Record summary:
This is a predicted structure of a 73-nucleotide RNA (transfer RNA) from Massilia horti. It matches the Rfam family "tRNA". The family's RNA type in Rfam is transfer RNA. Rfam's curators write: Transfer RNA (tRNA) molecules are approximately 80 nucleotides in length. The source organism's lineage runs through Bacteria, Betaproteobacteria, Burkholderiales, Oxalobacteraceae and Massilia.
RNA sequence: GCCGGCUUAGCUCAUUUGGUAGAGCAGUUGAUUUGUAAUCAUCAGGUGAUCCGUUCGAUUCGGAUAGCCGGCA
Numbered sequence: 001g002c003c004g005g006c007u008u009a010g011c012u013c014a015u016u017u018g019g020u021a022g023a024g025c026a027g028u029u030g031a032u033u034u035g036u037a038a039u040c041a042u043c044a045g046g047u048g049a050u051c052c053g054u055u056c057g058a059u060u061c062g063g064a065u066a067g068c069c070g071g072c073a
Stems, first nucleotide, its partner, number of pairs: 001072007010025004019056001027043001029041003049065005
């Protein structure tokens, strides 16, 4: 330099003919216990890497940029 893949909650990951984004763990509060742990219930947590475009509507389609990973030279 060329090609390909990935970027979604604090962490690990789901979410497909485009239609108001979810789970597990962690966290809050409560119940249980003499207390802790465990268990159960509950609540909170997301400008979906950034920007632009297409569309009535974008995590999803197109383009550019950034970061990471891999391959070729």